Predicted 3D model of a 470-nucleotide part of an RNA (small-subunit ribosomal RNA, 3' major domain) from an uncultured bacterium. The prediction has a mean pLDDT of 84. The RNAcentral record of the full RNA draws on ENA, Greengenes and SILVA.
Context: one part of a larger RNA
Parts: sequence; C1' cells; structure tokens
RNA sequence: UGACGGGGGCCCGCACAAGCGGAGGAGCAUGUGGUUUAAUUCGAUGAUACGCGAGGAACCUUACCCGGGCUUGAAAGUUAGUGAAUAGAGCAGAGACGCUCUAGUCCUUCGGGACACGAAACUAGGUGCUGCAUGGCUGUCGUCAGCUCGUGCCGUGAGGUGUUGGGUUAAGUCCCGCAACGAGCGCAACCCCUAUGUUUAGUUGCCAGCACGUUAAGGUGGGGACUCUAAACAGACUGCCUAUGCAAAUAGAGAGGAAGGAGGGGACGACGUCAAGUCAUCAUGGCCCUUACGUCCGGGGCUACACACGUGCUACAAUGGUCAGUACAGAGGGCAGCUACCUGGCAACAGGAUGCCAAUCUCACAAAGCUGAUCACAGUUCGGAUCGGGGUCUGCAACUCGACCCCGUGAAGUUGGAUUCGCUAGUAAUCGCGUAUCAGCAAUGACGCGGUGAAUACGUUCCCGGGCCU
Repeated sequence: UGACGGGGGCCCGCACAAGCGGAGGAGCAUGUGGUUUAAUUCGAUGAUACGCGAGGAACCUUACCCGGGCUUGAAAGUUAGUGAAUAGAGCAGAGACGCUCUAGUCCUUCGGGACACGAAACUAGGUGCUGCAUGGCUGUCGUCAGCUCGUGCCGUGAGGUGUUGGGUUAAGUCCCGCAACGAGCGCAACCCCUAUGUUUAGUUGCCAGCACGUUAAGGUGGGGACUCUAAACAGACUGCCUAUGCAAAUAGAGAGGAAGGAGGGGACGACGUCAAGUCAUCAUGGCCCUUACGUCCGGGGCUACACACGUGCUACAAUGGUCAGUACAGAGGGCAGCUACCUGGCAACAGGAUGCCAAUCUCACAAAGCUGAUCACAGUUCGGAUCGGGGUCUGCAACUCGACCCCGUGAAGUUGGAUUCGCUAGUAAUCGCGUAUCAGCAAUGACGCGGUGAAUACGUUCCCGGGCCU
C1' cells in the first nucleotide's frame, strides 16, 4: 500500500423478509458423469461446465472405428512434354477407382493461349501437441462506481494528499468545506425502439361523407377526414407552485400535461481479477507426422445403458377434460419458394389449378377467451408413456437411426424428503404465433412476437454478493 477478520460505522442489490409460481417424487426429451464399446471423435467442469461450442449427427457433416485405395498428393502456384475441351458406352468392384471402346480434333498475330493428362522439382497437407509461448474474440466480478494522471504540497523512503470530511444522488451525481488546483478513462448525455401530438406524403394501406354495386365484401368511381405507414419536428427541464434546506437536493392524492422527477426497454461493460475459456471459427511462435498423425471411398460409430446429476416438456385433473358454435393480435418468412381454390382420402397427404419477387398474393383457422352440452371425483371421458398393425412425406438411401397420420394398446403418476430456483408490473403466471439452421427432422431447445394478466415488500436483525471510511 493492499487483502483478509465468526472487528466497528454507513449504504446498496429479488440478498433476506413479504408474496406468486416452480425444481427435488413420475413418464419422456436433452446435455453431462460413469460404464460399455472396434469406435462410442474433441472441447467446456463451483459460482462463470452440464437444451454449452452444435442457429439441425441417416450418407455428407465427421474430426472417431473397421476395411479397401493414393503418395507432389483432395485443393492452389511455377517450369518441360503430350493431348482441344468434352460427350457417350461396356467390363470388374461395396465404392473410391481400375481397364477398354466410340465420337470429337478448339482459338491463333504461328511466337503462343484456354482446358485436360502427366514425369521430375520447389512449394503442400495435418480438427496432431502446447490457451502455461501468443493475437483476436468471450465469460465473470459488474452497468458495480470505481481506476488513474499532470503540476504543487507533505514524507529519508515505500508512499500520501487530490479521491478524505459534512450533506445529497442510481452514480467519484452534484453542493459545501479543505494544500491542493486541474485533467483523463468510467457515470450521465449524445444513438435505437416505445408512449403523445403537429406537418409532409396517400399506394399495395384506410373508408367518414357522395354515388354505383353485391347473398355478402373498400368490390368500383372517388376521397385524405380517420386508422395506419415513414420521414421531419415538437414535447420533460425539478421548468412552475408549496414545504424543508446555506446550497446541492428531497417531499407533495400540487398545477398543467399523453408522459414527472432516469417515463419504459435496448445498444453501450473503466483500470484490472480468475496463468478463467478457446491452437477444433480464424490467425500464429515452438515441437511433432510426411507411402502418413496427410488424403479418397464403403460400412459402422458420435443415437450404446445397471446407474448418478443438471436443464426442460407433459401431467397427476372439475379454476378441469371432451364435443359443438363464435370473437380479437403482433412480429416474421416466401421463386429449386409460399400456395388460395377444386377433387380424392377419416387423416398425414396426393392430383389438378391460380395469385404472388409480395402494406397487393400466400404461410394463416391465433390460442387461452365467450356461449351451450356432457362427464361427478374415479387411476376416471384425468394422464399419455410403451407396444402391435396399417399408411404418408422428404431423400440415392429411413435396418442400426427421421418426422408425421390413422386404428388399437393404455404404464408411472393422486402435488413430490432434506434442500433449492426465478420473479417487484404490463413483471410473474398463463396462452398461442413466427423465425434462423434446414432435402427431411428427433425443436419439448434457442431467439423473437403479441393476447390475458396478478400478489407482495413491515423492514435491514440474519444468509449471500458488493461499495465507502476506519
């Protein structure tokens, strides 16, 4: 000077408390450990690994295993030589690949050029090792309020002061004081979305008034009023009032206002810590392999299963299940695509057919909700695992190992021990919808979108983490 203390003082945070809903028990999905295996590729391991890298493992991916091939190599560059390129066929083979045949005979300034094959050589290649040699990127403390510098002053010096103190704030935010005076990185603001209004602009969006028209419908003429769209601007600043206060500021069921004291949300992460993570995104030093630790192909594996753990989904029912009728979103996607509509099929889907490169057409019926009927507390009209049979689709190919549909089957489960997690408002809870990846899909995941919409906070003694002073 720091760090630490079951030392002290002050303060904060879903940290506790007060509440609501979960996990831990069941079945399944998924990740991990372990075990097994020819291989179950590799990495991530308290918080900060475990629905993580992976925003798509049947082949490919793929790095692993078995087997079969190649050795200047799968790809790229340079230099001889030969041949246009290319297309088609046959044989053997699991294929990679090997052998054979046929057609074809390019452009040219005649130097050569494009493309292919090929000897030799220089380069190659490596998801091999080291994240404790590294860059870059990332997690965490933590969106916590801190971390420093210049000059001056103090101290022999390490260092101190400033940054401490009194108030205040979400904040080293601001005010006052002070041997300090200033400044930088952080805080805040500047950026984006959202909440209100004005102006401009009306097509593909809208339809109040006027016509036409329809079983119906902005369908048509037309209109810019309204909604909306998307650009610019306004608006919030403790600006005004009252109280307290020296000030900063705080309090107010105050005024005005769509919004009030940071309106709500996002992006944004200081100096540093954990030799944190990543050599398997990429880049890269060193080491190692070079007829193999490179590379091509077929098949298998990454999907195994006594078990243990994490994260989820579905339930255990009547605030519910089933059936019938009926209402209201937002945000996205679409040409190797989304597909209206018609027909067939119980259905998955198939066969036709039409519009749309989309505010135009389409995915697309939102669901919970509301109305009516039924079930009467039961392992049930709850629950749907598992298994049997039959099909549909994608794809060269669904055996290992896909999704979906139909019929049948109908397991555990009656609210879960110790313990533990999330959340303070349009939040929790609950309900559906969409997208990326993607041929298809193991998505119950991830990331978004809207609908319905709570309870509680006395308080800071205690648990955890953090800040300042001592």